[in-house]
This is a predicted structure of an 82-nucleotide RNA (transfer RNA) from a Candidatus Omnitrophota bacterium.
It was read from a public genome assembly.
The prediction has a mean pLDDT of 81.
RNA sequence: GGGGACGUGGCGGAACUGGCAGACGCGAUAGGUUGAGGGCCUAUUGCCGCAAGGCGUGGAGGUUCAAAUCCUCUCGUCCCCA
Numbered sequence: 001g002g003g004g005a006c007g008u009g010g011c012g013g014a015a016c017u018g019g020c021a022g023a024c025g026c027g028a029u030a031g032g033u034u035g036a037g038g039g040c041c042u043a044u045u046g047c048c049g050c051a052a053g054g055c056g057u058g059g060a061g062g063u064u065c066a067a068a069u070c071c072u073c074u075c076g077u078c079c080c081c082a
Stems, first nucleotide, its partner, number of pairs: 001081007010026003019065001027045007046055003058074005
C1' cells in the first nucleotide's frame, strides 16, 4: 500500500428482513432476611430537564416516513495479502 471483520449503558452481550434500542446477564444503589458478613429475595439503575419533552449505537455527512441496520468519508482494534 491492497482486502476483510468488528466498534451498542460501568462490563459482557442481544436487537431476525430498516419498524418499541438500551433485551438478558454481571455490576451498582436502596430495602428485607442474618448477631454480623456471605448467600437468597424485592425494587431501582444511560444523559439533560421541575415537568412536558429532548438527546443517545466510535466520529461526520447522506438516503428514507423511519437507520445500530443501507451508502460515503473518517478514527480505532484485529486478521489476511504484498